[in-house]
RNA sequence: CGGGGUGUGGCCCAGUUGGUAGGGCGCAGGGCUGGGGGUCCUGAGAUCGCGGGUUCGAGUCCCGCCACCCCGACCA
Numbered sequence: 001c002g003g004g005g006u007g008u009g010g011c012c013c014a015g016u017u018g019g020u021a022g023g024g025c026g027c028a029g030g031g032c033u034g035g036g037g038g039u040c041c042u043g044a045g046a047u048c049g050c051g052g053g054u055u056c057g058a059g060u061c062c063c064g065c066c067a068c069c070c071c072g073a074c075c076a
Stems, first nucleotide, its partner, number of pairs: 001072007010025004019056001027043006049065005
């Protein structure tokens, strides 16, 4: 320098043909239990890596950039 992949709550992942983001763990409150553990119920928490564009509407499509991983090239 070229090609490919990944980026979504605190952590790990899903998200279909573009229709307004869901699950598990964790966290907070409560029930069962004498308490702990365990289990059950409820709740909070992400404008989706950054910036633009298209569209009535973008996590999803297009462009640029950033970070990380893989492959190749170049140099020595």

This is a predicted structure of a 76-nucleotide RNA (transfer RNA) from a Candidatus Kerfeldbacteria bacterium. Its Rfam family is "tRNA". The family's RNA type in Rfam is transfer RNA. Taxonomically the source falls in Candidatus Kerfeldiibacteriota (Bacteria, Bacteria candidate phyla). The coordinates come from a structure-prediction model, not an experiment, and the mean pLDDT is 80. The RNAcentral record of the sequence draws on ENA.